[in-house]
Source information: Model confidence (mean pLDDT): 88 of 100. This is a predicted structure of a 349-nucleotide part of an RNA (small-subunit ribosomal RNA, central domain) from an uncultured prokaryote. The RNAcentral record of the full RNA draws on ENA.
Context: one part of a larger RNA
RNA sequence: CUGGGCGUAAAGCGCACGUAGGCGGACUUUUAAGUCAGAUGUGAAAUCCCGAGGCUCAACCUCGGAACUGCAUUUGAAACUGGGAGUCUAGAGAUCAGGAGAGGUUAGCGGAAUACCGAGUGUAGAGGUGAAAUUCGUAGAUUAUUCGGUGGAACACCAGUGGCGAAGGCGGCUAACUGGACUGAUACUGACGCUGAGGUGCGAAAGUGUGGGGAGCAAACAGGAUUAGAUACCCUGGUAGUCCACACCGUAAACGAUGAGUGCUAGUUGUCUGCAGGCAUGCCUGUAGGUGACGCAGCUAACGCAUUAAGCACUCCGCCUGGGGAGUACGGCCGCAAGGUUAAAACUC
Numbered sequence: 001c002u003g004g005g006c007g008u009a010a011a012g013c014g015c016a017c018g019u020a021g022g023c024g025g026a027c028u029u030u031u032a033a034g035u036c037a038g039a040u041g042u043g044a045a046a047u048c049c050c051g052a053g054g055c056u057c058a059a060c061c062u063c064g065g066a067a068c069u070g071c072a073u074u075u076g077a078a079a080c081u082g083g084g085a086g087u088c089u090a091g092a093g094a095u096c097a098g099g100a101g102a103g104g105u106u107a108g109c110g111g112a113a114u115a116c117c118g119a120g121u122g123u124a125g126a127g128g129u130g131a132a133a134u135u136c137g138u139a140g141a142u143u144a145u146u147c148g149g150u151g152g153a154a155c156a157c158c159a160g161u162g163g164c165g166a167a168g169g170c171g172g173c174u175a176a177c178u179g180g181a182c183u184g185a186u187a188c189u190g191a192c193g194c195u196g197a198g199g200u201g202c203g204a205a206a207g208u209g210u211g212g213g214g215a216g217c218a219a220a221c222a223g224g225a226u227u228a229g230a231u232a233c234c235c236u237g238g239u240a241g242u243c244c245a246c247a248c249c250g251u252a253a254a255c256g257a258u259g260a261g262u263g264c265u266a267g268u269u270g271u272c273u274g275c276a277g278g279c280a281u282g283c284c285u286g287u288a289g290g291u292g293a294c295g296c297a298g299c300u301a302a303c304g305c306a307u308u309a310a311g312c313a314c315u316c317c318g319c320c321u322g323g324g325g326a327g328u329a330c331g332g333c334c335g336c337a338a339g340g341u342u343a344a345a346a347c348u349c
Stems, first nucleotide, its partner, number of pairs: 004320003007303002012317001014202004021195003025088007033081002035077008049065006091192001092189002094186005103178007110155001115150007125136002163170002207248006216242002221237004259316006267294013298305002322349003331342004
């Protein structure tokens, strides 16, 4: 390379947009690049293959044939692919009308709770644990109780294998701005589509830079316990951080461990959002899109998957090729750094 694969055995890029490229709906007509057929030329010899012959045989050698599956020229064919022209509406888009939603950004507002501060009542304990101690407290604590204030963070109930988003993710309320999807209708465009190497953007948490903020929690750290020890688990404290703005980082069991798109292939049942019809007015029937459970055919090594496929097919991309060494070294690129990305070999089993 051919081939075989990628839910769990090695293997789907974290996700999207999109360049080149690859692939691409129906009909008519034309062309003849691919394709197919014929002819001509060429395809050195040797080798290989077949048939003869010569060395006593064989290897070897000689002769003849076939073959050299290729290339070029030329004459035709026109189904398919490609090119040209024209037409179409089933893909895709567009217009109008709707309703659903924690989709995003910014600003404002709200209540509960924790903490702290102030004031009052009030006294000797309070905390904490398996038990204790460190700790706080007569400078009057805190459990208790009443009132006032400050500040930060998070939004109980509703809440739901509920919803939205490409993924990461998104949850108090209100407003403004804004993205997408869905349904119904249509007399519009007319293949405008799918995928996507490079590329570009987004991307949890932790971490980094500058400036703010800091209630609670809490790496590090300190102390108290436990223990043979205890650099832990438990307790008392506590700094980065967690929060905000701007700028980096670019990784996760970034998981459905399942790439994207299209078509086809039994059903039953729950739920969410639309639409239509029927009436008995809160149910039934149908339909579209999501989200779950079960299950047939089929698939699978099994587990299981099963119209949300891991079934049957096609298109495009990514990736795998025994374990360790190693996602490491070196080099390149990126980064302030931490590090990321690309990515071996010796050796060994």